[in-house]
RNA sequence: CACCGACAAGGGCGACCUGCCGGCAACGGCAGUCAGCAAAGCAACCGGCCCCUCCGGGGCAUCGGAGCUACCGAA
Numbered sequence: 001c002a003c004c005g006a007c008a009a010g011g012g013c014g015a016c017c018u019g020c021c022g023g024c025a026a027c028g029g030c031a032g033u034c035a036g037c038a039a040a041g042c043a044a045c046c047g048g049c050c051c052c053u054c055c056g057g058g059g060c061a062u063c064g065g066a067g068c069u070a071c072c073g074a075a
Base pairs, nucleotide, nucleotide: 004073005072012037013036017032018031019030020029021028022027035062041068042067045065046064047063048060049059050058051057052056
């Protein structure tokens, strides 16, 4: 440096559900709770799924792949 990922350490994220707010909606933000996650960090490029006022616009990164970046260090 690349891979890899432990009943390791310190931290991190956080589904479902509930409440409030925003949105036509998919869904998003915040709080609580909590299943889980070693990229559950970023980002819609490819496939996939979803919504709408549909030939256009939008959502999902916790569905998979490619890309970029990153903490720790047992085997």